[in-house]
Context: one part of a larger RNA
RNA sequence: GCCUGCGACUUAGAGGGAAUGGCUAGGUUAAGUUAAUUCGGAGCCUGAGCGAAAGCAAGUCUUAAUAGGGCGUUUAAGUCAUUUCUUCUGGACCCGAACCCGGGUGAUCUAACCAUGGCCAGGAUGAAGCUUGGGUUAGACCAAGUGGAAGACCGAACCGACCAAUUUUGAAACAUUGGCGGAUGAGCUGUGGUUAGCUGGAGAAAUUCCAAUCGAACUCGGAGCUAGCUGGUUCUCCCCGAAAUGCGUUGAGGCGCAGCGAUCACGAUGAGCUAGCCUAGGGUAGAGCACUGUUUCGAUGCGGGCUGCGAAAGCGGUACCAAAUCCUGGCAAACUCCGAAUAUAGGCUAUAGCCUUCCGUGAAUCAGUGAGACCGUGGGGGAUAAGCUUCAUGGUCAAGAGGGAAAGAGCCCAGACUACCAGCUAAGGCCCCAAAAUGGACGCUAAGUGGAAAAGGAUGUGAAAGUGCUCAAACAACUAGGAGGUUUGCUUAGAAGCAGCCAACCUUUAAAGAGUGCGUAAUAGCUCACUAGUUUAGCGCUCUUGCGCCGAUAAUGGCCGGGACUAAGCGUCCUGCCGAAGCUGUAGGAUUUUUUAUUAAAUCUUUAAGCUAUAGAGAGAGAGUUUAAUUUAUAACUAAACUAGUCUUCUUUAGAAAAAAUUAAAGGCUGAAAAGAAUCGGUAGGGGAGCGUUCUGCUUUGGUUGAAGCUUUGAGGUAACUUUGGGUGGACAUGGCAGAAGUGCGAAUGUAGGC
Repeated sequence: GCCUGCGACUUAGAGGGAAUGGCUAGGUUAAGUUAAUUCGGAGCCUGAGCGAAAGCAAGUCUUAAUAGGGCGUUUAAGUCAUUUCUUCUGGACCCGAACCCGGGUGAUCUAACCAUGGCCAGGAUGAAGCUUGGGUUAGACCAAGUGGAAGACCGAACCGACCAAUUUUGAAACAUUGGCGGAUGAGCUGUGGUUAGCUGGAGAAAUUCCAAUCGAACUCGGAGCUAGCUGGUUCUCCCCGAAAUGCGUUGAGGCGCAGCGAUCACGAUGAGCUAGCCUAGGGUAGAGCACUGUUUCGAUGCGGGCUGCGAAAGCGGUACCAAAUCCUGGCAAACUCCGAAUAUAGGCUAUAGCCUUCCGUGAAUCAGUGAGACCGUGGGGGAUAAGCUUCAUGGUCAAGAGGGAAAGAGCCCAGACUACCAGCUAAGGCCCCAAAAUGGACGCUAAGUGGAAAAGGAUGUGAAAGUGCUCAAACAACUAGGAGGUUUGCUUAGAAGCAGCCAACCUUUAAAGAGUGCGUAAUAGCUCACUAGUUUAGCGCUCUUGCGCCGAUAAUGGCCGGGACUAAGCGUCCUGCCGAAGCUGUAGGAUUUUUUAUUAAAUCUUUAAGCUAUAGAGAGAGAGUUUAAUUUAUAACUAAACUAGUCUUCUUUAGAAAAAAUUAAAGGCUGAAAAGAAUCGGUAGGGGAGCGUUCUGCUUUGGUUGAAGCUUUGAGGUAACUUUGGGUGGACAUGGCAGAAGUGCGAAUGUAGGC
């Protein structure tokens, strides 16, 4: 991991609701007791209320009150059980802690200590002391030898564990390999013993050890501790269908109340929608500056500063600051002289507007929700950032499938009862992938723009407007001129059109600046403005606008879904078509409701017939035999006659204990069926109807001529499921009506077994 089995809303009491049943102005017993399901009326609920109460009573309380007012009376039946839903108390749907407390068990691991034993190859160094010699007055001292000290040295056993690799589903729940530290010591070690878990023991001290367990061991018990937390919770179909909000909360991932859902009862004709009108309040958008603030320019200039004269008083000046007023131009969520659209509330009108039960009531019963997400719009926070955050409002998702957006919870279209090899459309599309136009008309784009982006830039190109020049010749090109006073004056080393400053005249002219640019040290030189000629018909500038261009840099090759496209791109218009679980068509199902209708059938009760026997009556049907006719023939058919006296119908009489079956009538109970209409996505959740399993009671049936189970082939049903045939199997099984539950498994790091 898979398979098979097991595995979770139970049970008792009490409260409330619903359904069903009994009795009913009453209902019912409890503990107990009895031969008895016999007794037991104690008690409880109801039948009367009001008051705090005494108490009074269809009234009562308040009050001085006979007033007023509050609650009652008038018209509404209860109670006891059973079943079911739910609440409370119990383990209370199941599994799950870490903990806390009590009693015990542990020092065979490990820590320290006690008692008693054991162990430490080899090598090397050579302390004190001693001896001898030297030395000294004697010493001290020196040398050689001897000696064998040390928490001394090197290094095995032994003890340890600094580094690295391996290992890390290991050989091993801490090891191996190679190096490493101590190795006569605070050394290592065997055996036996001591110290124990509230504030314990031990600890060369690390929250370290106390049996792979240690910030408080293990074990049993309290104990099914508790868990506002996580996980799990088993068959089917049908109807409805949420919330992620407000307030409060030692509250924020939990609860309580409200909101929103379901169901039921009762009640109304209300609720909703569309179009229009009327009425009402408002202070938003906008706008405005009348207030509160803020603010630009100008005018006037209270007051102040600076300054002049003066001894002072004071008189002047001012290109400084500046109140206030006026003019001008602005700004505001916490400004308003103004002021919408929407929205809200009420009312009216409409063929009797349309539409339905969506509406209302209930201390009614049962919930879930109280993490929301994105998108559009109006705002706050943030940076007018965020797939950000927080409100309001609408939508979708949540709980919604289908089509489109290549692919996509929240975008666009559209709300899936089922079936169909039928039709029409929506969004979006129609060259191929890939259903449908290689459709039509008029334009634009040349950038693969389309198929990502800004400020900014540009004789890209289309359209519209304005303005200037132009056959008295424009724009461009080419040919020629572009001069003189003069190198103007100043400045300067120089300044001659052209470093710089001032001025910018006159003359000759078709025209020519005291000079547009390059250039020189300064000149020179080239060129322009300006003019003439040649040539020839449009040329220059400004603004608005459509589509394009550059700006444009990221790490695998890569922003059209791809191929590809010059339209199969963009704009405007037109006609078709495709396209969904939308709509329609055909067929079927379910739910609710209406009509047929206080109805049919079925069922139950009563009555009669029917049943059995006997007697009688007529009629009909059928059977057999014979004859004749039709026919090719058997057969068949028609007609007549005969035989037996079978069946049916009607009538009379008698019988029948019960049940069953049939017909008719009456009564009771129950509510199919058909037709019509609407509806049928669905999580949490509510309601309804069923299937199946085990056992029990009553009853039915099957089974060795083969039960259950297993397996296989078919069939039926909306589903859970039911069932036929074959094989296997070898002894029980089953239908109906009821009852009771250890009643349905795929999930719980579920549990047991198997593989």